[in-house]
Context: one part of a larger RNA
RNA sequence: GUCUGCGAGUUAAUAGUGCUGGCAAGGUUAAGGCUUUAAGAGCCGGAGCCGGAGGGAAACCGAGUCCGAAUAGGGCGUCAAGUCAGUAUUAUUAGACCCGAAACUGCGUGAUCUAGCCAUGGCCAGGCUGAAGUGUUGGUAACACAACAUGGAGGGCCGAACUCAUUGACGUUGAAAAGUCUCGGGAUGAGCUGUGGUUAGUCCGGUGAAAUGCCAAUCGAACGCAGAGAUAGCUGGUUCUCCCCGAAAUGCAUUGAGGUGCAGCGUUACGUGUUUUCAUACGGGGGUAGAGCACUGAAUGGGCUAGGGGGCCUACCAGCUUACUGAACCCAAAUAAACUCCGAAUACCGUAUGAUUAGCGUAGCAGUGAGACUGCGAGGGAUAAGCCCCGUGGUCAAAAGGAAAAAAGUCCAGAUCGUCAGCUAAGGGCCCUAAACGGAAGCUAAGUGUGAAACGAUGUGAAUUCGCGUAAACAGCCAGGAGGUUGGCUUGGAAGCAGCCACCCUUUAAAAAGUGCGUAAUAGCUUACUGGCCGAAUGUGAAUUUGCGCGGAAAAUGUAAGGGGGCUUAAGCUUCCUCCCGAAGCUACGGGAUCCCACAAGAGUGGUGAUCGGUAGGGGAGCGUCGUAUAUGCGGUGAAGCCAAAGCGGAAGCCUUGGUGGAGCGUAUUCGAGUGAGAAUGCAGAC
Numbered sequence: 001g002u003c004u005g006c007g008a009g010u011u012a013a014u015a016g017u018g019c020u021g022g023c024a025a026g027g028u029u030a031a032g033g034c035u036u037u038a039a040g041a042g043c044c045g046g047a048g049c050c051g052g053a054g055g056g057a058a059a060c061c062g063a064g065u066c067c068g069a070a071u072a073g074g075g076c077g078u079c080a081a082g083u084c085a086g087u088a089u090u091a092u093u094a095g096a097c098c099c100g101a102a103a104c105u106g107c108g109u110g111a112u113c114u115a116g117c118c119a120u121g122g123c124c125a126g127g128c129u130g131a132a133g134u135g136u137u138g139g140u141a142a143c144a145c146a147a148c149a150u151g152g153a154g155g156g157c158c159g160a161a162c163u164c165a166u167u168g169a170c171g172u173u174g175a176a177a178a179g180u181c182u183c184g185g186g187a188u189g190a191g192c193u194g195u196g197g198u199u200a201g202u203c204c205g206g207u208g209a210a211a212u213g214c215c216a217a218u219c220g221a222a223c224g225c226a227g228a229g230a231u232a233g234c235u236g237g238u239u240c241u242c243c244c245c246g247a248a249a250u251g252c253a254u255u256g257a258g259g260u261g262c263a264g265c266g267u268u269a270c271g272u273g274u275u276u277u278c279a280u281a282c283g284g285g286g287g288u289a290g291a292g293c294a295c296u297g298a299a300u301g302g303g304c305u306a307g308g309g310g311g312c313c314u315a316c317c318a319g320c321u322u323a324c325u326g327a328a329c330c331c332a333a334a335u336a337a338a339c340u341c342c343g344a345a346u347a348c349c350g351u352a353u354g355a356u357u358a359g360c361g362u363a364g365c366a367g368u369g370a371g372a373c374u375g376c377g378a379g380g381g382a383u384a385a386g387c388c389c390c391g392u393g394g395u396c397a398a399a400a401g402g403a404a405a406a407a408a409g410u411c412c413a414g415a416u417c418g419u420c421a422g423c424u425a426a427g428g429g430c431c432c433u434a435a436a437c438g439g440a441a442g443c444u445a446a447g448u449g450u451g452a453a454a455c456g457a458u459g460u461g462a463a464u465u466c467g468c469g470u471a472a473a474c475a476g477c478c479a480g481g482a483g484g485u486u487g488g489c490u491u492g493g494a495a496g497c498a499g500c501c502a503c504c505c506u507u508u509a510a511a512a513a514g515u516g517c518g519u520a521a522u523a524g525c526u527u528a529c530u531g532g533c534c535g536a537a538u539g540u541g542a543a544u545u546u547g548c549g550c551g552g553a554a555a556a557u558g559u560a561a562g563g564g565g566g567c568u569u570a571a572g573c574u575u576c577c578u579c580c581c582g583a584a585g586c587u588a589c590g591g592g593a594u595c596c597c598a599c600a601a602g603a604g605u606g607g608u609g610a611u612c613g614g615u616a617g618g619g620g621a622g623c624g625u626c627g628u629a630u631a632u633g634c635g636g637u638g639a640a641g642c643c644a645a646a647g648c649g650g651a652a653g654c655c656u657u658g659g660u661g662g663a664g665c666g667u668a669u670u671c672g673a674g675u676g677a678g679a680a681u682g683c684a685g686a687c
Base pairs, nucleotide, nucleotide: 001687002686003685004684005683006682011094012093013092014091015090016089017088018087019086020085021084022083023082026050027049028048032044033043034042035041036040054061055060064076065075066074067073097237098236100234104227105226106225107224108223109222115199116198117197118196119195120194121193122192123191124189126158127157128156129154133150134149135148136147137146138145162186163185164184168181169180170179201219205215206214207213212221240622241621242620243619244618245617250263251262252261253260254259264368265367266365267364268363269362270361271360272359275358277355278354279353280352281351282350283349284348290342291340292339296336297335300332301331302330303329307325308324309322310321311320312319371396372395373394374393375392376391377390379388380387401412402411403410416591417590418589419588421587422586423585427581428580429579430565431564432563436578438577439576440575441574442573443572449567455551456550459548460547461546462545463544464543465542466541467540468539476533477532478531479530480529482506483505484504487501488500489499512527516525517524592612593611594610595609596607597606598605599604623676625673626672627671629669630668631667632666633665634664641660642659643658644657645656647654648653
């Protein structure tokens, strides 16, 4: 891992509600007792309980009563049948659907492992070094001291046994739940070791050269059993089928935030009977969007001007003046969530009409209370986020189908079943790939389309405005482009052309106190301006608005920013038209189910009726397993079980035949459960 078997809402008491039944203004026995049986029943037993009357704190009164002075007024009542069983479902109390802690408490068992200690034993090849002391000799006045011998000390040295475990490799479902090989440390000592003994677990114990180490492969508190099915607002799992409806992820509260209570939203039953929803019409209140500046606040420019500052004047009072400031006022143009002289659309409230759209009440049973994205309106943030938080719609959640290449939340559209029928939606119609390389008019040349901004540009189309133009424009070519003057200043120089100031006059067809290049400064070239040549008027220049394009444009596996091939009077873009394709939508034909209606009254018939996606969840109807009771059947001429095939049913399933097997097993009605497995790192076995 697979297969087979086992494996989870049970039981009791009490209570609520529904259904069924008995009796009924009543209903009912409990403990206990008597009789009797094969099991078990039958009969007593009225204690008690519920109901039949309520109101009041109570006394108490009573269809009333309480408050009250009250005959007022008001509150609660009076006007609806209960009760006892059975059954279904839910709640509470119990282990209460099943499995699962870490822990807590009590009583015991452990020092054959290991830590320390006690008692008694054992072991340490070989080699090296050579302390004290002693002896001899030398030496001293005597010591001291020196040399040579002797001697054999040391948590001394090297190194086996022994012991430990530093390095590296191997091993890692190992040979081994800690090893092997190798390199290593200690090796007369705080050494190693045998045997026997001792010290212990919440009063935080024992032992510890101290690592929270060790105390039997277990240690921040050992192990065993018990309390015990501890508790688990947590995780996982929870077993047959079909039919109808179908949520929530919100509000308030919470030692509350992944839990729970109440409400909201679902379902079922009963009741009510159009109250619901939508459309239209009419009648309402509002202060949002917008707008505005009449108030409040913030803010700009100008005018006028009190006051203030500066200047002049002045003994004082005054006065004059001011590119200073400046309240109020006036003009102009603007601003606001907490401004409003104004003011919608929607929304909301009410009335009426129409429309098969529901609503409301009571009761039983829930689930939900982590939501996600998207359009619109706000807030927070950076007018960031697949961001956070509200409001209002949609979708997903709980929704399949078609489109967007692929795709929870986008667009279209809501799957009862069948059909080798038709029509459409979104989106598409050259090929991949179903359907016009369809028609008309334009645009684009960038493969733009098929990714992007500020900004930039004689790209190109459209519309508009203003110039110049047979009195010859624009461009080109041939000429001129002068004089005062080298203007003044500055400067070493400044002569049109470093810079500052000014920018006149004359001759002219025209010519700047100079447009650019250039020089040290001059020079030189050139432009503006003028004449001529040429010859257009579908001319030539400057602008504005706008369509489509261009640049701006750099990323990591491989083209890779149309899904691809590929596409250029498109197979691109804009506008218009026709046809077609395209879904589980709609239609056609046929079948089924639910609800409603009509007719029947017993489970039927009919309907141009409506409905039939679905998680949590509510409701309904069934299948199957094991057994009880009653009835009725089958079986050695072959039961159950197993294997295979054919058939039937809307499903769970059923049935027949053949084989195997070798002794029990069905059907109908009823009752009752140890009643259905694929999941729980489920349990056991087999392979």